[in-house]
Context: one part of a larger RNA
């Protein structure tokens, strides 16, 4: 150049008090502003200690800094049931023999790996300065073993069922939620207007268990050595008969679970500070409205006809039927290892930065409104470090 330009979204910001050598910026309390399908809240990836505490301010933060994702120290992640891990398999990977090739190798079978998919089982409440479906309280439920006692056809890597699945539409019945009213506490002076039809808060409770509804599908039973399911079969498929009810499924709601918990509040002690800590503890009903959740992998309709495999049942081979094995009930005992702190539309991840830039899912309050548009608000978060 030049004390210029910047100093990273015009969501803003002002007074008090504290602390401190020193505060526009920390740390409290008012008030104002912003976002609210978010600039709240919970997860996946990623990150890897950034989490809390406590003591520094050289450096880092576009300024200051007592502050901090910053320096040093100490702390902190507790699981039979959450997700791996474990059982299955898919796309695809390997790949005993095996075919190709001069080999290296390359292809594939039997197999063995592989989730983004299928496979048992757990809720509510309190708690720590920082974890909780993990710890504690209550209340459950699942598997899988050994034992007992009763009863008896059991047996698989084979057979069959079944798990099993597209798209689009419509309609009906729940429920979370939401709103009134009603109950339950509590205020009552300023005042234009207060004892009212009046203002404020609060009315929350899970899984499990039993019942088995609204609805959905299926006919049900016997009999048959019956050319089929590579061997067998009581099973499946087929075929005759008999009858008119039976099975299967399945939200929800109701009762239990709860003489429990939670709950405004009120009392006691105690703090710099309604900070903390311990005890007590009101109502805890109706109606109405309502989903994109659930009944539902339903149901009606279309072509372009929508993985698989194991757990699960069920049928026999071989084999064993004093055993071993099934089953039903009862008891005991186990259920291991890994992640679990913090972040997650971002100041903690991809972008060379605390970079207006990117980044799967899930939650959806209120008034207006067709709406998850928008506009202004709760809850909660912030006022974007000059």
């Nucleotide at each position: 150049g030049a004390g210029u330009a910047a100093c990273g979204a015009u969501a803003a910001a002002g007074c008090g008090g504290g602390u401190g050598a020193g505060a526009u910026g920390c740390c409290c309390g008012c008030u104002c502003g912003c976002c609210a399908g978010a600039a709240g809240u919970c997860c996946a990836a990623g990150g890897u200690u950034u989490c809390c505490u406590g003591c520094u301010c050289u450096a880092c933060g576009c300024u200051a800094a007592u502050c901090g994702g910053a320096g040093c120290a100490g702390g902190g992640u507790g699981a039979g049931u959450c997700g791996g891990c474990c059982c299955c398999u898919a796309a695809g990977g390997c790949g005993a023999g095996g075919c190709a090739g001069a080999a290296a190798u390359g292809c594939g079978u039997a197999g063995u790996c592989g989730a983004u998919g299928g496979g048992a089982a757990a809720c509510a409440g309190g708690u720590c300065a920082a974890u909780a479906u993990u710890c504690c309280u209550g209340u459950a439920c699942u598997c899988a073993a050994a034992c007992u006692u009763a009863u008896u056809g059991c047996g698989a890597u084979g057979g069959g069922a079944g798990g099993a699945c597209g798209g689009a539409g419509a309609a009906g019945g729940c429920u979370a939620g939401g709103c009134c009213a009603a109950c339950c506490g509590g205020a009552g002076a300023u005042u234009g207007g207060u004892u009212g039809u009046u203002c404020c808060g609060g009315u929350u409770u899970a899984a499990g268990u039993g019942u088995g509804u609204a609805g959905g599908c299926u006919g049900a039973g016997u009999g048959u050595u019956u050319a089929g399911g590579a061997a067998a079969a009581u099973c499946c498929g087929g075929c005759a008969c008999u009858u008119a009810a039976g099975g299967c499924u399945g939200a929800g709601a109701c009762a239990u679970g709860a003489u429990g918990a939670c709950g405004a509040g009120c009392u006691u002690c105690u703090u710099u500070a309604u900070u903390g800590a311990a005890g007590u503890g009101a109502a805890g009903u109706g109606g109405u409205u309502g989903a994109u959740g659930c009944c539902a992998u339903g149901c009606u309709u279309c072509c372009a006809g929508g993985a698989a495999a194991a757990g699960u049942c069920u049928c026999u081979a071989a084999g064993c039927u004093u055993c071993a094995g099934a089953u039903a009930a009862g008891u005991u005992u186990g259920a291991a290892c890994c992640g679990u702190a913090c972040u997650c539309c971002a100041a903690a991840c991809c972008a060379a930065c605390a970079c207006a830039g990117g980044u799967g899912g899930a939650c959806a309050g209120g008034u207006a409104g067709a709406g998850a548009a928008u506009a202004c608000c709760a809850a909660g978060g912030c006022g974007c470090u000059u």
Large-subunit ribosomal RNA, domain III from Elysia cornigera, 386 nucleotides, folded computationally. Its Rfam family is "Bacterial large subunit ribosomal RNA". Its family is annotated with ribosome and structural constituent of ribosome in the Gene Ontology.